Overview:
Predicted 3D model of a 73-nucleotide RNA (transfer RNA) from Desulfofarcimen acetoxidans DSM 771. Taxonomically the source falls in Desulfofarcimen acetoxidans (Bacteria, Clostridia, Eubacteriales, Peptococcaceae). The coordinates come from a structure-prediction model, not an experiment, and the mean pLDDT is 81. Its Rfam family is "tRNA".
């Protein structure tokens, strides 16, 4: 130096063909129980790694840049 995959909540990962981003675990309050756990309900949590273009709209299309992996050399 080339190629390829991945970056989404606090962790781990969804989101099928571009149509307004979800769930498990963690957290908050409750309900249950003499208390705790455990179960169950409820509720918050997100400039989708950064930037530019395309589009009435972009987590997905394009380019670039960062960063971690695996392949060639």
């Nucleotide at each position: 130096g080339g190629g390829u995959c991945a970056u989404u909540a606090g962790c781990u990962c969804a989101a099928c063909u571009g149509g307004u981003a979800g769930a498990g675990c963690a957290g908050g309050c409750g309900a249950c129980u003499c208390u705790u756990a455990a179960u169950c309900g409820u509720c918050a949590g997100g400039u989708u790694g950064g930037g530019g273009g395309u589009u009435c709209g972009a987590u997905u299309c394009c380019c670039u840049c960062a960063u971690g992996g695996c392949c060639c050399a």